[in-house]
RNA sequence: CAGGUCGGUUGGACGGUCGCGGCUCUGCCUGUCAGGGUCGAGGAAAGUCCGCACUCCGUAGAGCGCGGCGCCGGGGAAACCCCGGGGCGGGGUAACCUGCCGGAUCGGGCCACAGAAACAAACAGCCUCCGCAAGGAGGUGAUGGUGAAAAGGUGGUGUAAGAGACCACCGGCGUCCGCAGUAAUGCGGGCGGCCAGGCAACCCCCGCCGGGAGCAAGGUCAAGCAGGGAUGAGAGACUGCUCGUCUCAGUGAGUCCCGGGUAGACCGCCCAGAGAGAUGGCCGUCCAGGCGCUGUAAAGGCGCCGGACAGAAUGCGGCUUAUAGACCGGCCUGAGGC
RNA sequence: CGGGGUGUAGCGCAGUUUGGCAGCGCACCGCGUUUGGGACGCGGGGGUCGGCGGUUCAAAUCCGCCCACCCCGACCA
Numbered sequence: 001c002a003g004g005u006c007g008g009u010u011g012g013a014c015g016g017u018c019g020c021g022g023c024u025c026u027g028c029c030u031g032u033c034a035g036g037g038u039c040g041a042g043g044a045a046a047g048u049c050c051g052c053a054c055u056c057c058g059u060a061g062a063g064c065g066c067g068g069c070g071c072c073g074g075g076g077a078a079a080c081c082c083c084g085g086g087g088c089g090g091g092g093u094a095a096c097c098u099g100c101c102g103g104a105u106c107g108g109g110c111c112a113c114a115g116a117a118a119c120a121a122a123c124a125g126c127c128u129c130c131g132c133a134a135g136g137a138g139g140u141g142a143u144g145g146u147g148a149a150a151a152g153g154u155g156g157u158g159u160a161a162g163a164g165a166c167c168a169c170c171g172g173c174g175u176c177c178g179c180a181g182u183a184a185u186g187c188g189g190g191c192g193g194c195c196a197g198g199c200a201a202c203c204c205c206c207g208c209c210g211g212g213a214g215c216a217a218g219g220u221c222a223a224g225c226a227g228g229g230a231u232g233a234g235a236g237a238c239u240g241c242u243c244g245u246c247u248c249a250g251u252g253a254g255u256c257c258c259g260g261g262u263a264g265a266c267c268g269c270c271c272a273g274a275g276a277g278a279u280g281g282c283c284g285u286c287c288a289g290g291c292g293c294u295g296u297a298a299a300g301g302c303g304c305c306g307g308a309c310a311g312a313a314u315g316c317g318g319c320u321u322a323u324a325g326a327c328c329g330g331c332c333u334g335a336g337g338c
Numbered sequence: 339c340g341g342g343g344u345g346u347a348g349c350g351c352a353g354u355u356u357g358g359c360a361g362c363g364c365a366c367c368g369c370g371u372u373u374g375g376g377a378c379g380c381g382g383g384g385g386u387c388g389g390c391g392g393u394u395c396a397a398a399u400c401c402g403c404c405c406a407c408c409c410c411g412a413c414c415a
Stems, first nucleotide, its partner, number of pairs: 001334010012286007020040008028031001042309001046320002049318005054214004061246001063245003066210005071085005086101006102205002107203002109199003123144002125140006152170006171195002173192008218267004227258005237251004260414003287307001289305006339411007348364004358395001366382005388404005
């Protein structure tokens, strides 16, 4: 210098002018008014994917079904959250990025096609026996073929042929000991032939957590109308209970349907705030930045372009997704110079 | 603002439960039949299964994120 990677910050500033919404002050021509003051979106306000506050359902009960989560440590009110670490796998020369994480001897299920066989199996081959032969009985996972996946691998002993059947080494698993670490785990050594697959983002088992609904929750006041039907007596029905069931509690009430009325005020609710929803447009100067011309080059000058994604609606903590660019810092690779 | 559902050929749908060659009807194309057309008969073509990742030997189907469309929800008696 070029390319890359990771983390962080920012994502226009000032002035003029015309406008918008809330609150407030003043005026009079008392209004859908005029003027002044002041306040007025974001890093994601978004998706609504998690969690919480808050409210109601009875004061929130029990167990099961059901749903969610699942390596270790720490943080956090909590979380499908964050930070650091561990193991297994994928990508990259590297920095680094990225997926997954309890259990496959509780049990069930699935593994298409092919293949003899998909979890216990003999098609061909090999070996033994019977048989004149065709063929039959048995042994064998060492060989072939199939497949995504077929009984740890190599060598030897052994055998009729073979096989962890046995032995040596290597690989894996389990267990014990030592060391390091808070731990997950890692390293080293000993022992056991333990080596008969995969899928739990299929059911399931183990552990932990979860009652439901959502601010159109819900509360106070005002205005106005017209009721009707269905269900509905006890080991039952309905409701509380808004996933199902049970217990408990309540009810001649409640629930549902049709019809009718209102389309208001305040609280919840906010130093933006709401009411279907205000926060914008233009011009000038500048700030980043890009391009072109001039210039050997640097510096400088001139002209043109130029700032994304988007936008509150009860609030908060996260995640995910969208985002033109600019700046700062760490690290990696390559080339050149000293 | 909150809650729920759907997306498969040009159109309407099945297949998703329990993963295994992606199908049906209409439409389209060719041939036959007819003087010609329709109807009918025979044959045929056409698919990023809304998009992108992941699990798996294998995904329309299972898991996650995103996109589009549709539906429901005020209060009082």